Annotation: Predicted 3D model of a 73-nucleotide RNA (transfer RNA) from Coleofasciculus chthonoplastes PCC 7420. The source organism's lineage runs through Bacteria, Cyanobacteriota, Coleofasciculaceae, Coleofasciculus and Coleofasciculus chthonoplastes. Its Rfam family is "tRNA". The family's RNA type in Rfam is transfer RNA. Its mean pLDDT, the model's own confidence on a scale to 100, is 82. RNAcentral holds the sequence, with entries from ENA and Rfam.
RNA sequence: GGGAGUAUAGCUCAGUCGGCAGAGCAGCACCCUCAUAAGGUGCCAGUCGCAGGUUCGAUCCCUGCUACUCCUA
Repeated sequence: GGGAGUAUAGCUCAGUCGGCAGAGCAGCACCCUCAUAAGGUGCCAGUCGCAGGUUCGAUCCCUGCUACUCCUA
C1' cells in the first nucleotide's frame, strides 16, 4: 500500500430484512438473616465511534473519516 472485521449503559455483549434501545455483571435502596454471603423486589445508567447523505422516519441503508484487531504485499 491492498483487503476484511469490530465500535451500542461503568464492564461483557445482544438487537431489529428502517418504526418506543435491551440482557447479564457492577452500583444504589429495600426485603430476607443475629450478622455476612446467597436469594428476592425496585431504581440508576446511552447524543448506538464522528461527520454528511437517502428517507415521513436511521443504531440499522449509502459515502467519508477516526480508533482498534486480523489477513496480505